[in-house]
RNA sequence: GGAGCCGGCGAGGCGGUUGCUUUCGCGGCCCCAUAAGGGGCGCGCGGGAGAGGAAAGUCCGAACUCCGCAGGGCAGGAUGGUCGCUAACGGCGACUCCGGGCGACCGGGGGAAAGUGCCACAGAAAACACACCGCCCGCAAGGGCAAGGGUGAAAAGGCGAGGUAAGAGCUCACCGCCCCGAUGGCGACACCGGGGGCAGGGCAAACCCCAUCCGGAGCAAGGCCAAACGGCCCCCCAUGGAACGGCCCGUUCCGGGGGCGGGUCGGCCGCAGGACUCCGCGGGCAACCGCGGAGCUAGUCAAAUAACCGCCCCCGCUUCGGCGGGAACAGAAUUCGGCUUAUGUCCGGCUCCAGCC
Numbered sequence: 001g002g003a004g005c006c007g008g009c010g011a012g013g014c015g016g017u018u019g020c021u022u023u024c025g026c027g028g029c030c031c032c033a034u035a036a037g038g039g040g041c042g043c044g045c046g047g048g049a050g051a052g053g054a055a056a057g058u059c060c061g062a063a064c065u066c067c068g069c070a071g072g073g074c075a076g077g078a079u080g081g082u083c084g085c086u087a088a089c090g091g092c093g094a095c096u097c098c099g100g101g102c103g104a105c106c107g108g109g110g111g112a113a114a115g116u117g118c119c120a121c122a123g124a125a126a127a128c129a130c131a132c133c134g135c136c137c138g139c140a141a142g143g144g145c146a147a148g149g150g151u152g153a154a155a156a157g158g159c160g161a162g163g164u165a166a167g168a169g170c171u172c173a174c175c176g177c178c179c180c181g182a183u184g185g186c187g188a189c190a191c192c193g194g195g196g197g198c199a200g201g202g203c204a205a206a207c208c209c210c211a212u213c214c215g216g217a218g219c220a221a222g223g224c225c226a227a228a229c230g231g232c233c234c235c236c237c238a239u240g241g242a243a244c245g246g247c248c249c250g251u252u253c254c255g256g257g258g259g260c261g262g263g264u265c266g267g268c269c270g271c272a273g274g275a276c277u278c279c280g281c282g283g284g285c286a287a288c289c290g291c292g293g294a295g296c297u298a299g300u301c302a303a304a305u306a307a308c309c310g311c312c313c314c315c316g317c318u319u320c321g322g323c324g325g326g327a328a329c330a331g332a333a334u335u336c337g338g339c340u341u342a343u344g345u346c347c348g349g350c351u352c353c354a355g356c357c
Stems, first nucleotide, its partner, number of pairs: 001353008012312007020050008028041005052329001056340002059338005064218004076214005081095005096109005110209002115207002117203003132149002134145004157175002160172003176198001177196005183190002222269004231260006240254005276295008313326005
């Protein structure tokens, strides 16, 4: 210098002006009550707070709420090495095995010697094995064989030697596989020794088998208050009320009050102090846990969180005076733990290659 791998911080800072949402204080206005007080306002002034690392997708797990539930089973779904972490998880950490990469590193994980099923094309044959070319015996008919060729993603252990008519675990050494035992490890597993000529293709994100877990719906959950109209009950009354009218008569129209129940419009709660955040110490390889200290950090619903200017900051160019440009993805809606996806800049560690000293 080039090509990569892994991880992390932050999501521009400060000041000014003008705004928005919310909260507190003071004031103003309105309503109820008037002895104190209570409530409301798209009102004014001042102070405080005001999006994210993903708020997203709604994929997984929970909190919370309502409904359901004696117990057991079936069906269905999810997960799948081992040990740990966690409230829980399909998440995370460490270790282990397999696979990929020269490497940093990355990806994956029950069972195919229970049963059923499937395996395109090519190929003789895709599995009760089979025989196209080929090899051997034989005049031939026929028989023996699977080493080699060929097909395929995959072909009945690999390789070498012996052996044979040619061959073949037929025999032997090494590797692989299976069984038994010893050692280390909590364990997955590793390693060592002995035995067996060898069980016999792949696919379980095919059905299936094994183990573990799982009741349903979701903040439009759910709770409280409660207009208008209507409903039920009680009480009072035709001497009442309203309109016409200066008043009386008169004419026309009409009952009034209270309580209860359900809960529509609407309002309030749920709803911001929590499996919370930060710092220090201790335990642990780590995920994480314990103790101590400090902090309070949006709560909207026509859904606010913004706009402009200056300086700093970053990038590029530079005649060193300056000039130009400057975030991307995206936006809370009951809350939390994860995963996944989108995305601009910067920083750190590591690997491989090439060159120079």
This is a predicted structure of a 357-nucleotide RNA (Bacterial RNase P class A) from an Acidobacteriota bacterium. Of the family's consensus pairs, 94% are formed in the model. The sequence is in RNAcentral, with records from ENA. Rfam family: Bacterial RNase P class A. From the family's description: Ribonuclease P (RNase P) is a ubiquitous endoribonuclease, found in archaea, bacteria and eukarya as well as chloroplasts and mitochondria. It is recorded under the gene name rnpB.